[in-house]
The part of an RNA shown here (small-subunit ribosomal RNA, 3' major domain) has 485 nucleotides and comes from a metagenome.
The coordinates come from a structure-prediction model, not an experiment, and the mean pLDDT is 82.
RNAcentral holds the full RNA, with entries from SILVA.

Context: one part of a larger RNA
RNA sequence: UGACGGGGGCCCGCACAAGCGGUGGAGCAUGUGGUUUAAUUCGAAACAACGCGAAAAACCUUACCUGGGUUGGACAUGCAGGGAAUACUUUGGCUUGAAAGAGUUGAAGGUCCCCCUUUGGGGGACGCCCUGUGAAGGUGCUGCAUGGCUGUCGUCAGCUCGUGCCGUGAGGUGUUGGGUUAAGUCCCGCAACGAGCGCAACCCCUGUUCUUUGUUGCCCUUAUUAAGUUAGGCACUCUAAGGAGACUGCCGGUGUCAAACCGGAGGAAGGUGGGGACGACGUCAAGUCAUCAUGGCCCUUAUGCCCAGGGCUACACACGUGCUACAAUGGCAGGUACAAAGAGUGGCGAAUCUGCGAGGAGGAGCAAAUCUCAAAAAACCUGCCUCAGUUCGGAUUGCAGUCUGCAACUCGACUGCAUGAAGUCGGAAUCGCUAGUAAUCGUGGAUCAGCAUGCCACGGUGAAUACGUUCCCGGGCCUUGUACA
Numbered sequence: 001u002g003a004c005g006g007g008g009g010c011c012c013g014c015a016c017a018a019g020c021g022g023u024g025g026a027g028c029a030u031g032u033g034g035u036u037u038a039a040u041u042c043g044a045a046a047c048a049a050c051g052c053g054a055a056a057a058a059c060c061u062u063a064c065c066u067g068g069g070u071u072g073g074a075c076a077u078g079c080a081g082g083g084a085a086u087a088c089u090u091u092g093g094c095u096u097g098a099a100a101g102a103g104u105u106g107a108a109g110g111u112c113c114c115c116c117u118u119u120g121g122g123g124g125a126c127g128c129c130c131u132g133u134g135a136a137g138g139u140g141c142u143g144c145a146u147g148g149c150u151g152u153c154g155u156c157a158g159c160u161c162g163u164g165c166c167g168u169g170a171g172g173u174g175u176u177g178g179g180u181u182a183a184g185u186c187c188c189g190c191a192a193c194g195a196g197c198g199c200a201a202c203c204c205c206u207g208u209u210c211u212u213u214g215u216u217g218c219c220c221u222u223a224u225u226a227a228g229u230u231a232g233g234c235a236c237u238c239u240a241a242g243g244a245g246a247c248u249g250c251c252g253g254u255g256u257c258a259a260a261c262c263g264g265a266g267g268a269a270g271g272u273g274g275g276g277a278c279g280a281c282g283u284c285a286a287g288u289c290a291u292c293a294u295g296g297c298c299c300u301u302a303u304g305c306c307c308a309g310g311g312c313u314a315c316a317c318a319c320g321u322g323c324u325a326c327a328a329u330g331g332c333a334g335g336u337a338c339a340a341a342g343a344g345u346g347g348c349g350a351a352u353c354u355g356c357g358a359g360g361a362g363g364a365g366c367a368a369a370u371c372u373c374a375a376a377a378a379a380c381c382u383g384c385c386u387c388a389g390u391u392c393g394g395a396u397u398g399c400a401g402u403c404u405g406c407a408a409c410u411c412g413a414c415u416g417c418a419u420g421a422a423g424u425c426g427g428a429a430u431c432g433c434u435a436g437u438a439a440u441c442g443u444g445g446a447u448c449a450g451c452a453u454g455c456c457a458c459g460g461u462g463a464a465u466a467c468g469u470u471c472c473c474g475g476g477c478c479u480u481g482u483a484c485a
Base pairs, nucleotide, nucleotide: 001485002484003482004481005480007479008478009477010476011475012474013473015469016468019433020432021431022430023429026324027323028322029321030320031319032318033317034315035314042053043052064310065309066308067307068306069305070304078133079132080131081130082129083128088109089108090107091106092105093104094103095102096101110126111125112124113123114122115121116120137299138298140297141296142295146293147292148288149287150286151284153282158197159196160195161194162193163192164173165172166171177188178187179186203276204275205274206273208244209243210242211241212240214238217234218233219232223230247270250264251263252262253261254260326426330385331384332383333382334381335380342373343372344371347366348365352361353360354359392423397418398417399416400415401414402413403412439461440460441459442458443457444456445455
């Protein structure tokens, strides 16, 4: 100087407390461990691995296994020598094979430059083959050789420097102290005076308003219709560009005459308005050699490459994360209303017809404020069920189908009929959340031929509680002890 203490003081955080809803029990989905296996490819490991890499494992992917094949290579690019017009390129047929490949046999055709000359001829280069040589390839090892990227403490308020001063020196001071703040934020004081990286602000979305813009948007007026549909208009909604607005600016009180705090006015909004992006010096030899790049090591008729089939989907079990439930604040049937944000041409696909349905036929319109996906669902109204393993719950299984796709056996999603398991609110323990939040309800997107209970986004309905900081956990500042570094 740090680190540590079941030392002290001060202060924060869904850290506790106060509340609401879960997990832990059940079934299933998914990841992991373990076991099994020819293979169940690899990585990730307390918080900070485990719906993680993977924003899609039937083939492919795919790295694994079994079998078949291949060897200057599936891929890039030179040099030297030699060769052919049977070559090379494109595209067929046949044989063999699971395919890859191997063998065989046809058809068509080269590009550029120069010269002679124009239905053409000649030469050179590119291109092709063989040999040699440099070399290719590796999801093989090392993340403890590395770059880059990332997690984490933590959006915590800290981390430092120059000059000066103090100390023999390590170092200290500044950065401590008194207040204050979300903040090393600001004020005052002070052997310090300044400065940098962080904080804040500048950026984006959202909340109010003005100007401009009116089509594909809208409808105050008029006409009319099945319908903003037509005429008309741009006032309103909205669109998307530019402004205005919030600064403790104003008033009162407290305070050290300060910084600031408390209350109030006006205001759409009040003290960082709400949300996002943004992550200091560093820590964990944290993670990644399997995104990529890369040193070294290793393989080179194989640890490379091609192909078929299988596996990554196994299943006495254990754990994590989720979905669905156990019902009456509900289930079922009928009626009826209101969103936002997205996506669409190898696409979204309307009306109409058809099927109980998944779907099928159809093909209008739309590269989209125009058309389509598209029905929002909880909510509301009416009826049935009347507390039961039930008209709860839907696992499992049988049969019959639909769709995608060369192909759904291993191993897809969905539909109809039948079947109708566990489960009656969950032990010890444990998680999230402070407001348009939790809870609950649907909607869209990426990936994608097909496949979503995951992920990312969107809106609808919409709470309870916070006395407080004694305690648990993590963190910040000062101080104290130390046989630790």